[in-house]
Molecule: Glycine riboswitch aptamer
Organism: Sphingomonas lutea
């Protein structure tokens, strides 16, 4: 000090599932919003086993599995694991 990795930040890319119905409100209507009812998804986040890892145990760390608590379910908008690719002079390794 290059280069790499954690975080943060910007772009870009990013699935799944109800045009179900009851009430209410507003509205000429068409349809909008709000609670609910019953059915559904899993890729915010959360718990859970424990594949796996560390290192033989003991101990720790754990998934895109599993659970739906949260969240989400016509399009749009909004989020979204994760990926690419910039970008700090922030941490670490070197």
């Nucleotide at each position: 000090g290059a280069a790499g990795g954690c975080c943060g930040c910007g772009c870009g890319g990013g699935a799944g599932a109800g045009u179900u119905u009851g009430c209410a409100g507003c509205g000429a209507a068409a349809g909008c919003u709000g609670c609910g009812a019953c059915g559904c998804c899993g890729a915010a986040g959360g718990a859970g086993c424990a594949a796996c890892c560390g290192c033989c145990c003991c101990c720790g760390g754990a998934a895109u599995c599993u659970c739906u608590c949260a969240g989400g379910c016509a399009c749009c908008c909004a989020g979204g694991a994760c990926c690419g690719c910039g970008c700090g002079c922030g941490c670490c390794u070197g």